[in-house]
A computed fold for a 91-nucleotide RNA from an Anaerolineales bacterium, annotated as c-di-GMP-I riboswitch aptamer. Rfam family: c-di-GMP-I riboswitch aptamer. Gene Ontology term of the family: cyclic-di-GMP binding. The coordinates come from a structure-prediction model, not an experiment, and the mean pLDDT is 85. Lineage of the source: Bacteria > Bacillati > Chloroflexota > Anaerolineae > Anaerolineales.
């Protein structure tokens, strides 16, 4: 000098919960708040998980509609894997 693991340090993010907004819902956003996180930064590509407006089927009903099942094009990257980017750098 380069690589690089962990400790430490400087930063950063922000779970649960609560407020408001939004959505059919799951959830998302906003403000507060910190369980934790080197990738808890980004990407829905593969898998998993969650929801079921609409759609299909069945039942009840004169109908409107109600209930049940299936179903992702919806969601989750702080579920796992993968891809891209990335701070510090003792012993």
């Nucleotide at each position: 000098a380069c690589c690089g693991a962990u400790a430490a340090a400087u930063c950063g993010c922000a779970a649960a919960c609560c407020u408001g907004u939004u959505g059919a819902a799951a959830g998302a956003c906003u403000g507060g708040g910190a369980c934790g996180c080197a990738a808890a930064g980004c990407c829905a590509u593969g898998g998993g998980u969650c929801u079921a407006c609409a759609g299909u089927u069945g039942u009840g009903g004169a109908a409107a509609c109600a209930c049940a099942a299936c179903c992702a094009u919806g969601a989750u990257c702080g579920c796992c894997a993968g891809g891209c980017u990335u701070c510090c750098g003792a012993a």